[in-house]
RNA sequence: CCAUACUAGCUGGGGAAUUAGCGGUGCCCUGUAUCCACAACCCGCUCUAGUGGAAGUGAAUCUGAGCUUGAGGGGUAAUUUGGUGUGAAGCCUUUAAGUGUUGGUGUUGAGAUAAAAGUCCUAUAUUGCAAGAUGUUGGCGAACCGUGUCAGAUUGGGAACGAAGCAGCACUAAGUCGAAAGUUCUUGGGUUUAUGGGGUAGCUUUUUUUGAGCUAAUACUUGAAGAAGCGUGCAUUGAUUUAUUUCGAGAGUUCAGUGUAUGG
Numbered sequence: 001c002c003a004u005a006c007u008a009g010c011u012g013g014g015g016a017a018u019u020a021g022c023g024g025u026g027c028c029c030u031g032u033a034u035c036c037a038c039a040a041c042c043c044g045c046u047c048u049a050g051u052g053g054a055a056g057u058g059a060a061u062c063u064g065a066g067c068u069u070g071a072g073g074g075g076u077a078a079u080u081u082g083g084u085g086u087g088a089a090g091c092c093u094u095u096a097a098g099u100g101u102u103g104g105u106g107u108u109g110a111g112a113u114a115a116a117a118g119u120c121c122u123a124u125a126u127u128g129c130a131a132g133a134u135g136u137u138g139g140c141g142a143a144c145c146g147u148g149u150c151a152g153a154u155u156g157g158g159a160a161c162g163a164a165g166c167a168g169c170a171c172u173a174a175g176u177c178g179a180a181a182g183u184u185c186u187u188g189g190g191u192u193u194a195u196g197g198g199g200u201a202g203c204u205u206u207u208u209u210u211g212a213g214c215u216a217a218u219a220c221u222u223g224a225a226g227a228a229g230c231g232u233g234c235a236u237u238g239a240u241u242u243a244u245u246u247c248g249a250g251a252g253u254u255c256a257g258u259g260u261a262u263g264g
Base pairs, nucleotide, nucleotide: 001264002263003262004261005260006259009057010056011055012030013029014028015027020046021045022044023043024042034054035053036052037051038050062257063256064255065254066253067252068251069250072247073246074245075244076243077242078241080239081238082237083236084235085234086233087232090230091229092226093225094224095223096222097221098220099219100218101217102216103215104214105213111210112209114207115206116205117204118203119202120198121197122196123195124194125193129188130187131186132185133184136179137178138177139176140175146171147170148169149168154163155162156161
């Protein structure tokens, strides 16, 4: 140096969290890097830091150091911005007072004051409207239980003359239809008028006293009340960007280290 067979090693790693610390299951990022059992109020270990078992590969694609690059994660600070909760009060809405401006009105009397009356309520009566009924008038209208007259028939009588009385006719009652009119009554209401009583807050009118404001809009100031919205203070949470710091898979490259046995 070559061949054969073994053994050590290797068959992933990282971040946050958890932990006295380490690793694992779970979450996340890389990436392909065997299988079984245990395992988050957890499982197994102790700086040589998973435990127990099996399979593959096998001194190399195993191990270590340096350099370049670098997915992704964590911390701090700042910028921009969203959500949630809460607070006062700025804008906002409503309202009261004061001042100013403009317009209207006012010595042909504002505003205020006192009296009276009306509007309002009620009782009685009156008037009117609507509806209904009644009354006037015309028509129809009673088989019998309305009136009058009663053909025929019936009946009393020796006769004369009577009696009851159906149909028909006429009249009329209950009822019904219409016309004209508004006599009387009932009901109703935003009717009218009068008298009496009530009421005194608002409005209108008249009169008394006094004598210059009153009113609408708008601006400002002060005050009160108020829910939502805009803005704002505080707290909390999320996102973007920048800077810085930290951990860091993977990739590339350079260098170095590393068995056993047999045979040639």

A computed fold for a 264-nucleotide RNA from Sebaldella sp., annotated as Bacterial large signal recognition particle RNA. RNAcentral holds the sequence, with entries from ENA. NCBI's taxonomy places the organism under Bacteria, Fusobacteriati, Fusobacteriota, Fusobacteriales, Sebaldella. The prediction has a mean pLDDT of 76. The gene name in the source record is ffs. Rfam family: Bacterial large signal recognition particle RNA. By type it is a non-coding RNA gene. Rfam's curators write: The signal recognition particle (SRP) is a universally conserved ribonucleoprotein involved in the co-translational targeting of proteins to membranes.